[in-house]
Parts: sequence; structure tokens; C1' cells
RNA sequence: GGGCAGGUAGCUCAGCUGGUAGAGCAACGGACUGAAAAUCCGUGUGUCGCUGGUUCAACUCCAGUCCUGCCCA
Repeated sequence: GGGCAGGUAGCUCAGCUGGUAGAGCAACGGACUGAAAAUCCGUGUGUCGCUGGUUCAACUCCAGUCCUGCCCA
């Protein structure tokens, strides 16, 4: 330098042939307890890596770009 895959919540990851962004764990509040643990109830905290384009509408499609991993040279 070229190619492929990935980047979404604090962490691990889903998400559709474009239509209001989710799960588990963690965290926080409450119930229970003499007090804890466990259990139960409730709460999503996010510029979907970044910039631009297409569209009535973009995490999703297109272009560029940054970062990580693998392969080729």
C1' cells in the first nucleotide's frame, strides 16, 4: 500500500430487506431482614466511531475518514 471483519448503554453483545434504539450483567432506588446475603419490584444513564450525501424519514443505503483484529504484498 491492497483486501476482509468489527466500532451501538459502565461491560458483553443483539437490532431490520430504511419507520420512535434493545437484552443480559453491573449500577441506583424500594420491599423483605435485628443487620446482611439471596430473592422480588422499579429506574436506560446512548450525538449508534467521525464527516458528508441520498431520502418525507438513516444504527440500517452511498462516499470519505479514524481506530482495532486478521490476511496479502
Description:
The RNA shown here (transfer RNA) has 73 nucleotides and comes from a Sedimentisphaerales bacterium. RNAcentral records the identical sequence in 3 taxa. Model confidence (mean pLDDT): 80 of 100. RNAcentral holds the sequence, with entries from ENA. Rfam family: tRNA.